A computed fold for a 383-nucleotide RNA from an Acidobacteriota bacterium, annotated as Bacterial RNase P class A. NCBI's taxonomy places the organism under Bacteria, Pseudomonadati, Acidobacteriota. It matches the Rfam family "Bacterial RNase P class A". It is annotated as a ribozyme.
[in-house]
């Protein structure tokens, strides 16, 4: 100098004017405070609240290498193993496939109780040759019986791999090295690692069923609690509920018809309309209001412990609390970015992301214009 990796910070500043919400000495004035790193998604874990709950089991759901951290977690830290990268570093639902069931397209002989398409080898058979004439040697397209799993071929994956020996040809059949598995010993808290012995060699998939271990009651601040209108409905008491007929009855009463009565309109009559209830009290709930509500696993400085996550001690600080849901608007100056003009100084125009509290907290995930910082790593060049 050119690339690469990891971690982190900021998230426009300032002045004036006018507003909005909360607090306070309470309607005005004055004073103070007033969104985020994610307030988001609501994916995990808790606090808090209400409901449920003898005890045990089944079912269901979730988690799944080890050890720590934490109030807790499916989160975090460190470590182990596997994969990717030259490296810094990144990724991994990472228990069990030797309990059982199931699946493994196409191709291929065969996808898992092994098997045999081409090939290789032996015998039968056929041909030729030799001679000691029934033995040996050589060869063979097709056929037939058997051996084999070296080689070829198929496939994402082929029954441990490579080599030497061995054999008719072959084969862990034997041996050496390598890989795996199991036993023993050593190191480590553990996951696991190392050494050594044993030919022991079991294909993959559990984000297929399943098995094993562990955990798990439900709903959520619209939780939940308090105060409490109007209207309607419920209960109690008092007053009222006429007469006749008929039906029904739990014998209290109720329905229907006729007639009477009452009330409103009106000075009165006619007429029209309305009517079985009126008053008081009680309790529940709704609207509305208040609490829950923001002092909390809180923030911050210094010191200590730890490899880290994190823990602990002392001091300081108070940092939104709305509910038709506040946190804003306009103007000036400055900063940064983009574009145009200009040789340049400078100037003009446009822009400054993602988003936005709603009970609170710890995580995870996702979005984010532009700018800045630190550490690590590879290559090239110069000294």
């Nucleotide at each position: 100098g050119c690339g690469g990796g990891c971690a982190g910070a900021c998230g426009g500043g300032u002045g004036a004017u006018c507003g909005c919400u909360g607090c306070a000495a309470u309607u005005c004035c004055c004073g103070c405070a007033g969104a985020g790193g994610a307030a988001a998604g609501u994916c995990c874990g808790a606090a808090c609240u209400c409901c449920g709950c003898a005890g045990g089991g089944c079912a269901g759901u979730g988690u799944g290498c080890c050890u720590c951290g934490u109030a807790a977690u499916g989160c975090g830290a460190g470590g182990g193993c596997c994969c990717c990268g030259u490296a810094a570093g990144g990724g991994g639902a990472c228990g069990g496939a030797a309990a059982g069931u199931g699946c493994c397209a196409c191709a291929g002989a065969a996808a898992a109780c092994a098997u045999a398409c081409c090939g290789c080898c032996g015998g039968a058979u056929c041909g030729g040759g030799a001679c000691c004439u029934g033995u040996c040697c050589c060869g063979a397209a097709c056929u037939u019986c058997g051996g084999u799993a070296a080689g070829g071929g198929u496939g994402a994956a082929a029954a441990g791999g490579u080599g030497c020996g061995g054999u008719a040809a072959g084969a862990g059949c034997g041996c050496a090295c390598c890989a795996g598995u199991g036993g023993u010993c050593c190191g480590g808290u553990a996951a696991c690692g190392g050494a050594u012995c044993a030919g022991c060699u079991u294909g993959g998939c559990a984000a297929a069923c399943c098995c094993c271990a562990c955990a798990c009651g439900g709903a959520g601040c619209a939780a939940g609690g308090c105060c409490a209108a109007a209207u309607a409905g419920g209960g109690a008491a008092a007053c009222g509920u006429g007469g006749c007929g008929u039906c029904u009855u739990u014998c209290g009463g109720g329905g229907c018809g006729c007639u009477g009565g009452g009330a409103a309109c009106g000075g009165c009559c006619c007429g029209u309309u309305c009517c079985a209830g009126u008053u008081u009290c009680c309790g529940g709930g709704u609207a509305g209001g208040c609490c829950g509500c923001u002092u909390g696993a809180g923030c911050u400085u210094c010191a200590g412990g730890g490899a880290a996550a994190c823990c602990c001690g002392a001091g300081g600080c108070c940092c939104a609390g709305a509910u038709g849901a506040a946190u804003g608007a306009u103007c000036g100056c400055c900063a940064c970015c983009u574009g145009g003009a200009u040789c340049g100084c400078u100037u003009c125009a446009g822009g400054u992301a993602c988003a936005g509290a709603a009970u609170u907290c710890g995580g995870c995930u996702u979005a984010u214009a532009g700018u800045c910082u630190g550490c690590c790593u590879g290559c090239c060049u110069a000294u």